[in-house]
A computed fold for a 72-nucleotide RNA from Candidatus Opitulatrix roisinitermitis, annotated as transfer RNA. Taxonomically the source falls in Candidatus Opitulatrix (Bacteria, Bacillati, Actinomycetota, Actinomycetes).
RNA sequence: GCGACCGUAGUUCAGUGGUAGAGCACCUGAUUGUGGUUCAGGGUGUCGCGGGUUCAAUCCCCGUCGGUCGCC
Numbered sequence: 001g002c003g004a005c006c007g008u009a010g011u012u013c014a015g016u017g018g019u020a021g022a023g024c025a026c027c028u029g030a031u032u033g034u035g036g037u038u039c040a041g042g043g044u045g046u047c048g049c050g051g052g053u054u055c056a057a058u059c060c061c062c063g064u065c066g067g068u069c070g071c072c
Stems, first nucleotide, its partner, number of pairs: 001071007010024004018055001026042005048064005
């Protein structure tokens, strides 16, 4: 330099056109002498960034940034 894949909650990951979810972690309350366990409730997010297509975009298209891998 060229190509492929990945980027979504604090973290690990789902979601492939119709109002974004799960596990763990976290917060509040109950239980407990305290902590832990258990139970109830809470999503905490510019879907890396910019633009385009569409009535509607995490999803499709273009560019760009970062990461991983391969080729030279």
Model confidence (mean pLDDT): 80 of 100. The RNAcentral record of the sequence draws on ENA. Its Rfam family is "tRNA". Its family is annotated with triplet codon-amino acid adaptor activity in the Gene Ontology.